Description
A computed fold for a 70-nucleotide RNA from Vicugna pacos, annotated as transfer RNA. The sequence is in RNAcentral, with records from Rfam. The organism belongs to Vicugna, within Eukaryota. Its mean pLDDT, the model's own confidence on a scale to 100, is 84. Rfam family: tRNA. It is annotated as a transfer RNA. Its family is annotated with triplet codon-amino acid adaptor activity in the Gene Ontology.
């Protein structure tokens, strides 16, 4: 000196309304349960300015983690 930061958890996002697969509710299906169908909930996009008509994105400081040199 570089990376990284977005849902409980793994991550997507080319400046124009933030998605997806695990979870998780419900409802069907089952003698039950799992799995499998359908719906549904869940987001202060790490914090703070700053550009911009508009910022997860572009700058700029800074936290926290990583990782490389000395």
């Nucleotide at each position: 000196g570089g990376g990284u930061a977005c849902a409980a958890c793994u991550c997507a996002g080319u400046g124009g309304u933030a998605a997806a697969g695990u979870a998780c509710a419900u409802g069907c299906c089952u003698a039950g349960c799992a799995c499998g169908c359908a719906u549904g909930a869940g987001g202060u996009c790490c914090u703070g300015g700053g550009u911009u008509c508009a910022a997860g994105c572009c700058c700029c400081a800074g936290u926290a983690u990583u990782u490389c040199c000395a």